[in-house]
Context: one part of a larger RNA
RNA sequence: UGACGGGGGCCCGCACAAGCGGUGGAGCAUGUGGUUUAAUUCGACGCAACGCGAAGAACCUUACCUGGGCUCGAAAUGCAGGGGAAUCCGGAUGAAAGUCUGGCGCCCGCGAGGGCCGCUGCAUAGGUGCUGCAUGGCUGUCGUCAGCUCGUGUCGUGAGAUGUUGGGUUAAGUCCCGCAACGAGCGCAACCCUCAUCUUUAGUUGCCAUGCCGAAAGGCGGCACUCUAAAGAAACUGUCGGCCACAAGCCGAAGGAAGGUGGGGAUGACGUCAAGUCCUCAUGGCCUUUAUGUCCAGGGCCACACACGUGCUACAAUGGACGGCACAAAGCGCUGCAAACCCGCGAGGGGGAGCCAAUCGCAAAAAGCCGUUCUCAGUUCGGAUUGCAGUCUGCAACUCGACUGCAUGAAGCUGGAAUCGCUAGUAAUCGCGGAUCAGCACGCCGCGGUGAAUACGUUCCCGGGCCUUGUACA
Numbered sequence: 001u002g003a004c005g006g007g008g009g010c011c012c013g014c015a016c017a018a019g020c021g022g023u024g025g026a027g028c029a030u031g032u033g034g035u036u037u038a039a040u041u042c043g044a045c046g047c048a049a050c051g052c053g054a055a056g057a058a059c060c061u062u063a064c065c066u067g068g069g070c071u072c073g074a075a076a077u078g079c080a081g082g083g084g085a086a087u088c089c090g091g092a093u094g095a096a097a098g099u100c101u102g103g104c105g106c107c108c109g110c111g112a113g114g115g116c117c118g119c120u121g122c123a124u125a126g127g128u129g130c131u132g133c134a135u136g137g138c139u140g141u142c143g144u145c146a147g148c149u150c151g152u153g154u155c156g157u158g159a160g161a162u163g164u165u166g167g168g169u170u171a172a173g174u175c176c177c178g179c180a181a182c183g184a185g186c187g188c189a190a191c192c193c194u195c196a197u198c199u200u201u202a203g204u205u206g207c208c209a210u211g212c213c214g215a216a217a218g219g220c221g222g223c224a225c226u227c228u229a230a231a232g233a234a235a236c237u238g239u240c241g242g243c244c245a246c247a248a249g250c251c252g253a254a255g256g257a258a259g260g261u262g263g264g265g266a267u268g269a270c271g272u273c274a275a276g277u278c279c280u281c282a283u284g285g286c287c288u289u290u291a292u293g294u295c296c297a298g299g300g301c302c303a304c305a306c307a308c309g310u311g312c313u314a315c316a317a318u319g320g321a322c323g324g325c326a327c328a329a330a331g332c333g334c335u336g337c338a339a340a341c342c343c344g345c346g347a348g349g350g351g352g353a354g355c356c357a358a359u360c361g362c363a364a365a366a367a368g369c370c371g372u373u374c375u376c377a378g379u380u381c382g383g384a385u386u387g388c389a390g391u392c393u394g395c396a397a398c399u400c401g402a403c404u405g406c407a408u409g410a411a412g413c414u415g416g417a418a419u420c421g422c423u424a425g426u427a428a429u430c431g432c433g434g435a436u437c438a439g440c441a442c443g444c445c446g447c448g449g450u451g452a453a454u455a456c457g458u459u460c461c462c463g464g465g466c467c468u469u470g471u472a473c474a
Stems, first nucleotide, its partner, number of pairs: 001474002003471003007468007015458002019422005026313008034304002042053002064299007077123005083117002088103006107114002126288002129286003135282002137277003140273001142271001147186006153162003166177003192265004197233007206223003211220003236259001239253005315415001319374007331362003336355002341350003381412001386407007428450007
């Protein structure tokens, strides 16, 4: 100087408390451990591994296993030798890859030679092989915590200190005051995006107050309103009162769409964990070279006595079923989205209008509201499992896809110890879209609808910041 303390003081954070909903019990989905296996490819392991790399494992992917092949190689560059236009069409064998084999064929240039394609040889290629403890890059984490430093000066023999401590204050090393310090940098804040109010500009594909037409949709007309999307305005403790040190600031009030950082996002200081990644990529070293490379078929990554994590669906009446009637936002669409109409109980099929989309389509929003029914029961709850029959995608759904119909109807009556999230348009609950994608979503990333309860307080648990104290630790 740090680090640590079941030392002290001060202060924060859904850290506790106060509340609401869960997990832990059930079934299923998914990841992991273990076990099994020819293989169940590899990585990730407290927080910060475990719906993670996977924003799509039937083939492919694919790195694993078994078997069949190739060896200048699946792809790249150069040199030498020798040959042929390129290329196209076959045959045999085979699971394919491949192997053997036949035919049509002869480019540019006078030539030397050149272009293109096989063959042979060489220099080399190739490697998701090892080392993340040789590395770059990228990332997680403490933590959006308020810290981390420097120049000059001063103090100290020196390590170093001071500044950065102190008194207030703040979300903040934020600001004020004081002070052997005076300044400065990286962080904080602001500048950026978005939401909330208003104005202006603009008015189609959007909108409809007045007028006309129309049964309606809408059209004419209009751009007032909604909206769209560009530019601006607006919030600064600016005003008033109180408190404070006359300061910084704090409390209250007014006005205002919004008030004291208005809500949300992007943004992550010096560093820590030899944290993660050599399987994104790049790269040193090592290893491999008729194989640890490469091509192909099939299998595996989907196994299953178990154990754990993360989720979904439930256990019902604030509910289930049936009928009728509403109200979104954000997206996506060309070898795409697909309307009307017809067929089918349905998944879906036929059909093809329209739309490169504020125009057309996906599209129905669902919870909700109004009726009817069920009456507390393992049930008209719950839907696992299984049988049969189908649909769709795709060369192909056996291993191993999703969905539909009929039948079957399992466990489950609110879950032990323990444990998680959340402070407001949040939790809870309800549906919708997108990426990936032929197909496949209970995951992920977004979107809106309905919409709470509670916070006395900081003693305690966890994490963190500042000062101080002890130390046989560095």